[in-house]
Context: one part of a larger RNA
RNA sequence: GUCGCGAUUAAGGAACUCGGCAAAUUGACCCCGUAACUUCGGGAGAAGGGGUGCCUCAGCAAUGAGGCCGCAGAGAAAUGGCUCAGGCGACUGUUUAACAAAAACACAGCACAAUGCUAACUCGUAAAGAGGAUGUAUAUUGUGUGACACCUGCCCGGUGCCGGAAGGUUAAAAGGAGGAGUUAGCGCAAGCGAAGCCCUGAAUUGAAGCCCCGGUAAACGGCGGCCGUAACUAUAACGGUCCUAUGGUAGCGAAAUUCCUUGUCGGGUAAGUUCCGACCUGCACGAAUGGUGUAACGAUCUGAGCACUGUCUCGACCGCGAGCUCG
Numbered sequence: 001g002u003c004g005c006g007a008u009u010a011a012g013g014a015a016c017u018c019g020g021c022a023a024a025u026u027g028a029c030c031c032c033g034u035a036a037c038u039u040c041g042g043g044a045g046a047a048g049g050g051g052u053g054c055c056u057c058a059g060c061a062a063u064g065a066g067g068c069c070g071c072a073g074a075g076a077a078a079u080g081g082c083u084c085a086g087g088c089g090a091c092u093g094u095u096u097a098a099c100a101a102a103a104a105c106a107c108a109g110c111a112c113a114a115u116g117c118u119a120a121c122u123c124g125u126a127a128a129g130a131g132g133a134u135g136u137a138u139a140u141u142g143u144g145u146g147a148c149a150c151c152u153g154c155c156c157g158g159u160g161c162c163g164g165a166a167g168g169u170u171a172a173a174a175g176g177a178g179g180a181g182u183u184a185g186c187g188c189a190a191g192c193g194a195a196g197c198c199c200u201g202a203a204u205u206g207a208a209g210c211c212c213c214g215g216u217a218a219a220c221g222g223c224g225g226c227c228g229u230a231a232c233u234a235u236a237a238c239g240g241u242c243c244u245a246u247g248g249u250a251g252c253g254a255a256a257u258u259c260c261u262u263g264u265c266g267g268g269u270a271a272g273u274u275c276c277g278a279c280c281u282g283c284a285c286g287a288a289u290g291g292u293g294u295a296a297c298g299a300u301c302u303g304a305g306c307a308c309u310g311u312c313u314c315g316a317c318c319g320c321g322a323g324c325u326c327g
Base pairs, nucleotide, nucleotide: 002322003321004320005319006318008316009315011313012312015311020308028052029051030050031049032048037042039147053068054067055066056065057064058063069073081306082305083304084303085302086301087300088298089297093105094104109145110144111143112142113141114140115139121131122130123129148293149292150291151290153223154222155221158220159219160216161215162214163213164212167211168210169209173205174204178200179199181197182196185192186191224242225241226240227239228238251285252282263279264278265277266276267275
């Protein structure tokens, strides 16, 4: 000199870095004080300040008055860093045992559907039987959504489901027209051919389903194009036309969604592909595959600031261990 662990460090203080990762700061108890927002519970230990030892005296004590020492009185150890803004998910929970703890799952709440009891549904050998349930529609099961607030638009043409039964189609089955084989008989022959046996077999009758007729989207899903038009220009409230089952409503919008794109404008910085606020030209948001908000919550993700620091400028030094040498 290298590695690991543990300390200290002038001046600066995030210049490090994908990123303050790591470290440092903070820390206990008492007192004062405490914003936006809010579901009025919270937020909150918000933030931000001050105090803390020993002796004497008074007092039951709490406490008060006076005095004393040190750099330092929660004298060691243990013991929250804080704030602002945004995304997602309401929350506490759950999860990839051994690379993922999350925005994924669950959740209370909401909605739809099934089920009248030997319930539906599940297990089981098409069983017995069991669960459901010693329950009975304020119940049980299935599916979707996911607290709460405000809401949840239009389309039933396709697919599915539910209802309908007039007509069309239609299986097995029923039916037995007709045909084939065999041959008593008839006929000179060619041939015809009863009954029986046997093979085949048309019409006709014939359920559900499908076609058909309706309903249904918190069922699966879907929710347009072109052209013209206003007293500068631009734009188009307005008009025309084509197609469709209907042409995307409210709200939101360069978004966990925006390709072009580091869009444009504003804010923050000396400087900002990120971030925040707007705009809307939404390549390709959109309403329980939920839309938009939202206090609280989060080992969540993103941006900013204060404090603090060996993260860094840029290193230095100390302790312990390994490494190294010998055995």
Molecule: large-subunit ribosomal RNA, domain IV
Organism: metagenome